[in-house]
Context: one part of a larger RNA
C1' cells in the first nucleotide's frame, strides 16, 4: 500500500459550527471533458511468450512471429457522470398558530445545619464493635424566643422532559438559542458530510478579588493493629460558592461517528394532531423515549424500524504484547500539564 475491520477482542474524534474537498432529487434540451466504439501513429534494442533453427543435449546463441499497459490524433455514439440552459416539487428552507421544555441575568420565599444573644433547666453530652481524643459547673447537651450568614433545592419526580455534547430540578420577572405538530401560501435542490480552522466542553487544578454555613484532600489528635504514614472516631486548612480570566482532560459511555432510504409484529410511556363518544375513554397518525420479539446479523453475549439488519455518501480511527501515551522535537499553557508521538531492547 492492499485487504479486512472499529458494542465487549486493536480501533468512533468529548461535542458542535463550518472552509477546501468528496458525494448529490425529478423532467427535458444542448455539449462531448469523463465514458464507449472504429481507425491511424507511437509503444528503441535486449528481455519475456510462441514457432523454427545452431553448438552431440542443456545452459547459451540465432531467426521469425505475435503481444503489451499507456500516450497522441481522426471519425462516430450520447445511456450514465460532468458542464451549460429551461422547467418541477417530493429533499431543504421561509411564514402563521399551538405545545412541552433548554440557556443567561435580576429578584423573592420556606425547611434544615452552624454560629450569636436571651429565657427555662442540671450533669452530663458526643462518639463507637467497644472506647478514647473532644465539648460541658466559666452552665454544655435538651428545649423555647429573637438574630446573623452561607450553601443546597424535600414532596411533585417518573427506564419523565430539554439540550449537539458537557449538562440542566424551589418560585417569579426580563432577555434568549433550538425542537415538535398542524395549516395553507411562498423560494425552487438552496442538500449531506466535513481534512485544516473556529467555538463549546464535568470534576479537579491555576491567577486576581470577594465569600465561607455545612462538608472536607493535606494536617493534628484518639482508637485499631505486630506495625497502621489506612479503614473507624474527634477536630480541621485549601477547596467546594460568586465575578472575571486560564486550563481542555474523563469509564467525556449507548464503551455503538453523521446523514438518507428500505425491512414482521406486540406492549408501555411523553408532547402534539385527527376522528368517535354525554363522559370515563376508544381508534388512528406524527415526533420522541422504554421493554419484548420475527426475518436478518453476530465468536458468543446479544442487536433487532432508536439495528449491531439491508444498501449508499462523507469523516475519524485500528494493524501482536511490553517498552509507552514514555523519550526527543514542534505547538499550546502562568504552572500543573495538554496535544502531536517514536526507537533501541524484549516476549
Nucleotide at each position: 500500500c492492499u485487504g479486512g475491520g472499529c458494542u465487549u477482542a486493536a480501533a468512533g474524534g468529548g461535542c458542535g459550527c463550518g472552509u477546501a474537498g468528496g458525494c448529490g432529487g425529478u423532467a427535458u434540451u444542448g455539449u462531448a471533458a469523463g465514458u464507449c466504439a472504429a481507425u491511424g501513429g507511437u509503444g528503441g534494442a535486449a528481455g519475456g511468450c510462441a514457432u523454427g533453427g545452431g553448438c552431440u543435449c542443456a545452459a547459451c546463441c540465432c531467426a521469425u512471429g505475435g503481444a503489451c499497459a499507456g500516450c497522441c490524433g481522426u471519425u462516430g455514439a450520447a445511456a450514465c457522470u460532468g458542464c451549460a440552459g429551461u422547467a418541477c416539487u417530493u429533499g431543504a428552507g421561509u411564514c402563521g398558530u399551538g405545545c412541552a421544555g433548554g440557556g443567561a441575568u435580576g429578584g423573592c420565599g420556606g425547611a434544615a445545619u452552624u454560629c450569636c444573644a436571651g429565657g427555662u433547666g442540671u450533669a452530663g453530652c458526643g462518639g463507637u464493635g467497644a472506647a478514647a481524643u473532644g465539648c460541658g459547673u466559666a452552665g454544655a447537651u435538651a428545649u423555647c424566643u429573637g438574630g446573623a450568614g452561607g450553601a443546597a433545592g424535600g414532596c411533585c419526580g417518573g427506564u419523565g422532559g430539554c439540550g449537539a455534547a458537557g449538562g440542566c430540578g424551589g418560585c417569579c420577572a426580563u432577555c434568549u438559542g433550538g425542537g415538535c405538530a398542524c395549516g395553507a401560501a411562498c423560494u425552487g435542490a438552496c442538500g449531506c458530510u466535513g481534512a485544516g480552522g473556529c467555538g463549546c466542553g464535568a470534576a479537579a487544578g491555576c491567577g486576581u478579588g470577594g465569600g465561607g454555613a455545612g462538608c472536607a484532600a493535606a494536617c493534628a489528635g484518639g482508637a485499631u493493629u505486630a506495625g497502621a504514614u489506612a479503614c473507624c472516631c474527634u477536630g480541621g486548612u485549601a477547596g467546594u460558592c460568586c465575578a472575571c480570566g486560564c486550563c481542555c482532560u474523563a469509564a467525556a459511555c449507548g464503551g455503538u461517528g453523521a446523514g438518507u432510504a428500505u425491512u414482521a409484529g406486540g406492549u408501555g410511556u411523553u408532547g402534539g394532531g385527527u376522528g368517535g363518544g354525554a363522559a370515563g375513554c376508544c381508534a388512528u397518525u406524527c415526533a420522541g423515549u422504554g421493554c419484548c420479539g420475527c426475518a436478518g446479523g453476530g465468536a458468543a453475549a446479544c442487536c433487532a424500524u432508536u439495528a449491531a439488519a439491508u444498501a449508499c455518501u462523507c469523516c475519524g480511527c485500528c494493524u501482536g504484547g511490553g517498552g509507552a501515551g514514555u523519550a526527543c522535537g514542534g505547538c499550546c499553557g502562568c504552572a500543573a500539564g495538554g496535544u502531536u508521538g517514536a526507537a533501541a531492547c524484549u516476549c
Molecule: small-subunit ribosomal RNA, central domain
Organism: uncultured Nitrospiraceae bacterium